Predicted 3D model of a 274-nucleotide RNA (Archaeal signal recognition particle RNA) from a Candidatus Woesearchaeota archaeon. RNAcentral holds the sequence, with entries from ENA. It is recorded under the gene name ffs. The model forms 93% of the base pairs in the Rfam consensus. Rfam family: Archaeal signal recognition particle RNA. Its Rfam clan is "SRP clan". For this family Rfam cites "Towards the structure of the mammalian signal recognition particle" (Wild et al., Curr Opin Struct Biol, 2002). The source organism's lineage runs through Archaea, Nanobdellati and Candidatus Woesearchaeota. The prediction has a mean pLDDT of 78.
[in-house]
RNA sequence: UGGAAGGCUAGGUCGGAGGGUUAGCCGUCCUUUGUCGCUGCAAACCGGCUUCACGGCAGGACCGAAGCUUCGAUGAAGGUUACAGGCUGCAGGACAGCCCCUUCUUUACCGAUGAGAUCCUGUCCUGUCUGGCUUCAGCUUGGGAGAAUCACGUCAGGCCAGGAAUGGAGCAGCGUUAAUCCUUUGCAGAGGUGCUUUCAGGGUUUCCGGGAUCGAGAAGAAGAAGGAUCAGUUGCUCUUGCAGUGCUGGAUCGACACCGGGGCGUGCCUUCCU
Numbered sequence: 001u002g003g004a005a006g007g008c009u010a011g012g013u014c015g016g017a018g019g020g021u022u023a024g025c026c027g028u029c030c031u032u033u034g035u036c037g038c039u040g041c042a043a044a045c046c047g048g049c050u051u052c053a054c055g056g057c058a059g060g061a062c063c064g065a066a067g068c069u070u071c072g073a074u075g076a077a078g079g080u081u082a083c084a085g086g087c088u089g090c091a092g093g094a095c096a097g098c099c100c101c102u103u104c105u106u107u108a109c110c111g112a113u114g115a116g117a118u119c120c121u122g123u124c125c126u127g128u129c130u131g132g133c134u135u136c137a138g139c140u141u142g143g144g145a146g147a148a149u150c151a152c153g154u155c156a157g158g159c160c161a162g163g164a165a166u167g168g169a170g171c172a173g174c175g176u177u178a179a180u181c182c183u184u185u186g187c188a189g190a191g192g193u194g195c196u197u198u199c200a201g202g203g204u205u206u207c208c209g210g211g212a213u214c215g216a217g218a219a220g221a222a223g224a225a226g227g228a229u230c231a232g233u234u235g236c237u238c239u240u241g242c243a244g245u246g247c248u249g250g251a252u253c254g255a256c257a258c259c260g261g262g263g264c265g266u267g268c269c270u271u272c273c274u
Stems, first nucleotide, its partner, number of pairs: 002273007011063004015033005023050005038059004067264006074257002078253004083249003086245009095235004100227008110217001116214007124202004131195001132193005138187002142183004151176004159168003
C1' cells in the first nucleotide's frame, strides 16, 4: 500500500407524481403509479413553514461507510389545458319549404231542379221600447200562531191582615196584545234574462237562413311560374357567437423502466495475510 474477518460511529432507507387548496411550499382530501418494506397522534374559519419553504410530535425496523444528490436522453401508466378540429346544446343571421295572393296545365265532388260572382238582410254587438218569467228588500189588507217571570185584564184553589164582615197581593187557567213567525190582498220600487217585441246605430272576413241581379262554370287535389310577407313554424342545409364535452391532434406535468454525465461522502478501532 492492497485485501479478508469482526466491532463502532456519522449517515442512509422505509416511496413518488398529478389534481384540489394556497401569495407560495409541505401535510391532512381526491386520483394515479411503484416497492420485500414502517407504526401511533393532531390537522380545512386547519397543522408545519418561506424559495435550503420536499411537513410537525413520539416511536420502531433494516443497512451501514453504505450511499445520497443533481442534470440530460429515450420509452411510458396517468393527469392538466378548451389552442385547433370533431360532437352536443342554446341564441342570432342567411337560404329554402309550409302558410297567403295571382296566373297557367291536368283532374272533377257538384252544376240551367242554377256553377260562380255582386248587393241587401237575419243570425252577432250597443242603447231604447212592449210583455213574459224570475230575484230582492219595503209598506199595506185579512187570517192564524204567539210572553215561565221582567205586558194588560179577570184571577178558582191556596196565602196575608182581621173576632167577623171584608180588604189586599197574586200563581196556574182563560181572554187580549207587543216583538216576531207563517199565510194572504194590494201598492210602488230596484235588478236579472238561453224568452218575446219596437226603433236607432254598429258589424256582416268565415259557417248557416232569407231576398234581388247577372247567367256557366267550378270547390278541392297535384304540378309549374311569379309575387307578397319576414308574423309564425320546419330543416341530415350554410354561417356567426356563447356554453359544455378530454373524442382526435397540439401544448404541458409526469409515476415507473433503462442509459449517460456531474457534485458530496467513502471514516474510526482490533486481529490476520501481503